[in-house]
RNA sequence: AGAGUCAACCAGGCAACCGCCGGUUCCUUCAGGAAUUCGGAGGAAAGUCCGGGCUCCAUCAGGCAGGGCGCCAGGUAACGCCUGGAGGGCGCGAGCCCAUGGAAAGUGCCACAGAAAAUAUACCGCCGGGCUCUGCCCGGUAAGGGUGAAAAGGUGCGGUAAGAGCGCACCGCACGGGUGGUAACACGCCGUGGCAGGGUAAACCCCGCCUGGAGCAAGACCAAAUAGGGGAGCAGGCAGGCCUUCGGGCUUGUACCGCGCGCCUGAGCGGGCUCCCGGGUAGGUCGCUAGAGGCAGUCGGCGACGGCUGUCCCAGAUGAAUGGUUGUCCAUGACAGAACCCGGCUUACGGUUGGCUCUCACU
RNA sequence: CGGGGCAUGGCGCAGUCUGGUAGCGCAUCUGCUUUGGGAGCAGAGGGUCGGCGGUUCGAAUCCGUCUGCCCCGACCA
Repeated sequence: AGAGUCAACCAGGCAACCGCCGGUUCCUUCAGGAAUUCGGAGGAAAGUCCGGGCUCCAUCAGGCAGGGCGCCAGGUAACGCCUGGAGGGCGCGAGCCCAUGGAAAGUGCCACAGAAAAUAUACCGCCGGGCUCUGCCCGGUAAGGGUGAAAAGGUGCGGUAAGAGCGCACCGCACGGGUGGUAACACGCCGUGGCAGGGUAAACCCCGCCUGGAGCAAGACCAAAUAGGGGAGCAGGCAGGCCUUCGGGCUUGUACCGCGCGCCUGAGCGGGCUCCCGGGUAGGUCGCUAGAGGCAGUCGGCGACGGCUGUCCCAGAUGAAUGGUUGUCCAUGACAGAACCCGGCUUACGGUUGGCUCUCACU
Repeated sequence: CGGGGCAUGGCGCAGUCUGGUAGCGCAUCUGCUUUGGGAGCAGAGGGUCGGCGGUUCGAAUCCGUCUGCCCCGACCA
């Protein structure tokens, strides 16, 4: 210098003038107005892909079904996230990636090709025997060839008619033990077995763990308005008492029915629920921003993170604000705009700085 | 703001659940038929399934992610 990799940080700055949204204080004619002063988008506010808070569906528990996740340990409110480790893969390397439980529980599938796609089997070949001998038949073999994405351990020696874990050595595999590790797992540790026996679980499934649904247009309150209307479906049982405008209403017992998407059960609660047509209003307040909050220090931990102390308050709109003009400076400014809140993931994207790796050149 | 669905020749759709040459109708083109056209008959072309990545021997189909389009949702009674 180039190429690469991993982190951290910034998100045009300053000044003047004119505006917009919200808060505090003050004045007032208490509706509002005016003034002062303070605050005013993001690292992704995005996609809505996960997880949680909050609210309602009275509430709670158990089972089935459905859904999700899946190496181990930890972090966390929780997670499919993060940290550390294990195993596998990629890269010369720094480093990066992995939905990574089970295929010896069972079922399914594996097109075409091929003898055979999983109960194994034999097209060519090799070897032995027989015969009517350019070949055919019977038997052995699975070393070699061929097919395919994939064909029942690999190499070598022995062995054999030819061969074969048939035997042996080494490697691999499985099982049992030992050692180390919390564990996943590892071992150039010991023994046993010639050796389980293709792939696919982002196919059904098995095992383990988690899991009710809907979402701030959740939900609560005030105000206004009307035809407080009509229809359909399910359930509306029985007995007693009271009232009655004779339509019915209230209440007690038992039964019945309904009650977190589906099914079942128990406790408990309630006495109607669901849908359609028609009608009316489209106003306000709360939820609504002090929070699993930010910053600094310190302690524990490899780390994610947690404890303690101090300090700070940092958008809250509802046609929905955060902008415009001018001047100036530079490196001329990418992606992009909150809408209940928070933790992640993913995607889009400009720049600065630092650590590390590789290559080349020079000293 | 919240929720749901769709994307396959030029157009409208099937196939996706259960992975194995991607099909149907209309349209287009060529030929026959006709004096010519239409209709009819025969035949042909045209798509790598919205983009990218993963699982798998193999993906329109299974999984993840991104893009585009469409639909629904106010309150009272």